[in-house]
Formats: sequence, C1' cells, structure tokens
RNA sequence: UCCCCGAAACGGCGAAACCCGAGGAAUCGGGUGGCGCAAAGCACGGGACCCUACCCCGACGUGUCGGGAGGGUUGCCCGGCUGCCGAA
Repeated sequence: UCCCCGAAACGGCGAAACCCGAGGAAUCGGGUGGCGCAAAGCACGGGACCCUACCCCGACGUGUCGGGAGGGUUGCCCGGCUGCCGAA
C1' cells in the first nucleotide's frame, strides 16, 4: 500500500399493526410506527414462491381442474452492478 473481516461513529433503510388511496387478486403508493437489516441500495441474468379479472390450450363431471400468458414478491435465494466509515 492492497485485500479479507467488521468494532465504534455520523447517518441510512423501515417489519408487523393501524389509517387513507389503487387493484379482480397477489400486492403497491402515502401517513403513523420501529421488527429488524452492513447493502433490507439497484433489478441485468438464473431460480423460487404468490395472484388470476380478461384471453388461449387440454381434460371432463360443462363449470371445475391443470397448463399457457399476464401480473406480483428482492425484507425470497444465487450470480451481477453501485455505495458511507474504517478499530482490533
């Protein structure tokens, strides 16, 4: 000097619940709140899970199931990108 790790500090984000709003739903936005998080920042790739109003396919018991397609969750996981401080 660099790398790994992450004590302390300045801060950051913001679970559940409740209120308002959007949606068919999953869920999302805002407010209160403060469970937790060193990436609980981003969402490009792979996967996982959740939803089903409309549409398509299949089965049959003809309205039910399964699949597609579409939508959602990153505080679901892995990879990727970016970022504050820097003790032992």